Context: one part of a larger RNA
RNA sequence: CUGGGCGUAAAGAGCACGUAGGCGGGUAUGCAAGUCGGUUGUGAAAUCCUCUGGCUCAACCAGAGAACUGCAGCCGAAACUGUAUACCUUGAGUCCAACAGAGGGAAUCGGAAUCCAACAGUGUAGAGGUGAAAUUCGUAGAUAUUGGGAAGAACACCAGUGGCGAAGGCGGCCACCUGGCUCGGUACUGACGCUGAGGUGCGAAAGCGUGGGGAGCAAACAGGAUUAGAUACCCUGGUAGUCCACGCCGUAAACGAUGAGUGCUAGAUGUCGGGGGCCCUAGGUCUUCGGUGUCGCAGCUAACGCAUUAAGCACUCCGCCUGGGGAGUACGGCCGCAAGGUUAAAACUC
Numbered sequence: 001c002u003g004g005g006c007g008u009a010a011a012g013a014g015c016a017c018g019u020a021g022g023c024g025g026g027u028a029u030g031c032a033a034g035u036c037g038g039u040u041g042u043g044a045a046a047u048c049c050u051c052u053g054g055c056u057c058a059a060c061c062a063g064a065g066a067a068c069u070g071c072a073g074c075c076g077a078a079a080c081u082g083u084a085u086a087c088c089u090u091g092a093g094u095c096c097a098a099c100a101g102a103g104g105g106a107a108u109c110g111g112a113a114u115c116c117a118a119c120a121g122u123g124u125a126g127a128g129g130u131g132a133a134a135u136u137c138g139u140a141g142a143u144a145u146u147g148g149g150a151a152g153a154a155c156a157c158c159a160g161u162g163g164c165g166a167a168g169g170c171g172g173c174c175a176c177c178u179g180g181c182u183c184g185g186u187a188c189u190g191a192c193g194c195u196g197a198g199g200u201g202c203g204a205a206a207g208c209g210u211g212g213g214g215a216g217c218a219a220a221c222a223g224g225a226u227u228a229g230a231u232a233c234c235c236u237g238g239u240a241g242u243c244c245a246c247g248c249c250g251u252a253a254a255c256g257a258u259g260a261g262u263g264c265u266a267g268a269u270g271u272c273g274g275g276g277g278c279c280c281u282a283g284g285u286c287u288u289c290g291g292u293g294u295c296g297c298a299g300c301u302a303a304c305g306c307a308u309u310a311a312g313c314a315c316u317c318c319g320c321c322u323g324g325g326g327a328g329u330a331c332g333g334c335c336g337c338a339a340g341g342u343u344a345a346a347a348c349u350c
Base pairs, nucleotide, nucleotide: 003322004321005320006319007304008303012318014202015201016200017199021195022194023193025088026087027086028085029084030083031082033081034080035077036076037075038074039073040072041071042070049065050064051063052062053061054060091192092189093188094187095185096184098182103178104177105176109172110155114151116149119147120146121145122144126137127136163170164169207248208247209246210245211244212243216242217241221237222236223235224234259317260316261315262314263313264312267295268294269293270292271291272290273289274288275287276286277285278284279283299306300305323350324349325348332343333342334341335340
């Protein structure tokens, strides 16, 4: 390079927006760049191929032909791609009327639980913990219990293969600011679209910087046990951290281990949000659009399984893979305060 692939064998970037680029709906007409046909010129010789000849044959050599699949000019075709013009409404978007939601941001408030003290009361010798214990707490009055108070963090029930979000993720209540979806109407624009190398933004937890905060939990650490040992599992403590603000980090089994978009291809059943019809209403039933599940046909698959939410049938665009180890390492570059991240080999070896 040509292939073959990417759910689990190597392989979908964590996710989105978007630049260049690639690709792109219907009708009519023109042009003729791509495309197709013809013709002319050129495409050195040698080589290759075919035929014939010369060295006794062959290699070798000579002659003739073909070929040189290319390039350019000219003449023509107009289906397709392109391009120009005019138009269209199905793709896309706008508008109007509805609508569900833990979508996001910032602020207040609430109750339960936990813990705290030299708060107050009752009360007395134990409490706690475990497989059993001990470390630990307690006559300076603990544990238990009642009343009031403070603090921080998280929001039981509702709660549901329920909902929302691009992903990460999002769950007490009320109001505020704000993004997106869906259904119905078909009023408007008229291809305005899809993808997306670079780029930019978002991105759990842990970690880092500065300043707060610190109830519970708890790496590290200390002690008690267990054990042959026990740098663990169990217990008693306990600091970072977990929380907030601002700024970094940029990674995860960031998973559906399944990139995005569009069209097509049997059904059955549950559930969530809308619309319509009928029965005549507690609601039921039929239908339709959008989501989310289970089962299942064709088809696919190495099998497992997937199966209108495809891993089926196709098209467009991007990313990625190419035996195991060495190694997601070294070196270099870029990024970072650091931790490190990203890009990414080779020798050697099986």
This is a predicted structure of a 350-nucleotide part of an RNA (small-subunit ribosomal RNA, central domain) from an uncultured prokaryote.
RNAcentral holds the full RNA, with entries from ENA.
Rfam family: Bacterial small subunit ribosomal RNA.